The prediction has a mean pLDDT of 76.
Bacterial RNase P class A from an Armatimonadota bacterium, 356 nucleotides, folded computationally.
A source record names the gene rnpB.
Rfam family: Bacterial RNase P class A. From the family's description: Ribonuclease P (RNase P) is a ubiquitous endoribonuclease, found in archaea, bacteria and eukarya as well as chloroplasts and mitochondria. Rfam classes the family as a ribozyme.
RNA sequence: GGAGUAAGCCAGGUGAUCGCUGCAGUCCACCAAGGUGGGCUGGGGAGGAAAGUCCGGGCUCCAGAGGGCGCGAUGCUCGCUAACGGCGAGGGGGAGUGAUCCCACGGAAAGUGCCGCAGAAAAGAAAACGCGAACUCCGGCUAUGCCGGAACGCAAAGCUGAAACGGUGGUGUAAGAGACCACCAGCGCCGCAGUGAUGCGGCGGCUUGGCAAACCCCAUCGGGAGCAAGGCUGAAUAGGAAGGGAAUGAGGCGGCCCGCCGACCCUUCGGGUAAUGCCGCAAGAGGCUUGGAGCAAUCCACGCCGUAGAUAGAUGAUCACCCUAGACAGAACCCGGCUUAUGUCUUACUCCAAUG
Numbered sequence: 001g002g003a004g005u006a007a008g009c010c011a012g013g014u015g016a017u018c019g020c021u022g023c024a025g026u027c028c029a030c031c032a033a034g035g036u037g038g039g040c041u042g043g044g045g046a047g048g049a050a051a052g053u054c055c056g057g058g059c060u061c062c063a064g065a066g067g068g069c070g071c072g073a074u075g076c077u078c079g080c081u082a083a084c085g086g087c088g089a090g091g092g093g094g095a096g097u098g099a100u101c102c103c104a105c106g107g108a109a110a111g112u113g114c115c116g117c118a119g120a121a122a123a124g125a126a127a128a129c130g131c132g133a134a135c136u137c138c139g140g141c142u143a144u145g146c147c148g149g150a151a152c153g154c155a156a157a158g159c160u161g162a163a164a165c166g167g168u169g170g171u172g173u174a175a176g177a178g179a180c181c182a183c184c185a186g187c188g189c190c191g192c193a194g195u196g197a198u199g200c201g202g203c204g205g206c207u208u209g210g211c212a213a214a215c216c217c218c219a220u221c222g223g224g225a226g227c228a229a230g231g232c233u234g235a236a237u238a239g240g241a242a243g244g245g246a247a248u249g250a251g252g253c254g255g256c257c258c259g260c261c262g263a264c265c266c267u268u269c270g271g272g273u274a275a276u277g278c279c280g281c282a283a284g285a286g287g288c289u290u291g292g293a294g295c296a297a298u299c300c301a302c303g304c305c306g307u308a309g310a311u312a313g314a315u316g317a318u319c320a321c322c323c324u325a326g327a328c329a330g331a332a333c334c335c336g337g338c339u340u341a342u343g344u345c346u347u348a349c350u351c352c353a354a355u356g
Base pairs, nucleotide, nucleotide: 001352002351003350004349005348006347007346008345010343012322013321014320015319016318017317018316020045021044023042024041025040026039027038028037029036030035047328051339052338054337055336056335057334058333059226060225061224062223066258067257068256069255071222072221073220074219075218076090077089078088079087080086091105092103093102094101095100106217107216111215112214113211114210115209130154131153132152136150137149138148139147140146141145166184167183168182169181170180171179185207187204188203189202190201191200192199193198230279231278232277233275240269241268242267243266244265245264251261252260253259286305287304288303290301291300292299293298323326
């Protein structure tokens, strides 16, 4: 200098003018005395993703939500957490020269199913590619043999395929074969190390195809709906008429059954009523400093900070100056994650080339 990998910070600044929206103080006006409207002053006013709404939790209501079935999600180990499908550390597998990155990574020996084309054969198996001629039978001949065929034996070689019933080498045989031997892979058992996933070593019989992101099995977790939840104030749903159903169970618990609660329900007629109100709503699993425990995620202790809250929905506009010239983008109950969008800067590390 070039090419990469990982982590992190920031999110234009300053000033002036004019606005918008909450809060506090103060003044004025109105008032049904509860407040309402306006002015002035002070102070607060989007994000790292506020986004997608993909997971998890808080909170609220439905029985303070209980059992079973079904359904759904997750799936190496240990830990963290309120919880998670998240995070940290580790194991195994894979990619890369490397820094580093990726993996739904339980079970195929419970059962069912699938494995196109090609190929002899695609799973408890084989011959119309083949190999052999020891044994049996038949036929022929130049006849103690040879040739051909049938039956038989074989699974080595060849072929096909993503995959061919362990691999390589040897012994053996008519030809062959874990039939036998050595090494390797895999499986089982034992020992050692580790909390564990697993790793290493020894022994054994010789061997079990792949797919579970196919059904399924195993383990764990999950009741449903969501702030338009829900509550309050004050009205209305009333009171009324007719018909029908109901403790021999109306109706509710938002897949079904059990179980629980236990008195109203349905239809029609007729009639009546002011919400752009208040709360929920921001002090919360909150942020930061220091110290401690831990490899880390995280936890503990002390101290400090106060940090948007609308309901047609505010957080803006103009001008001036400066710089490294400003991307993606706008809260709506809250929080922890994941994913996606996005500007340029810093730090650490890796590889290559050159020079010292």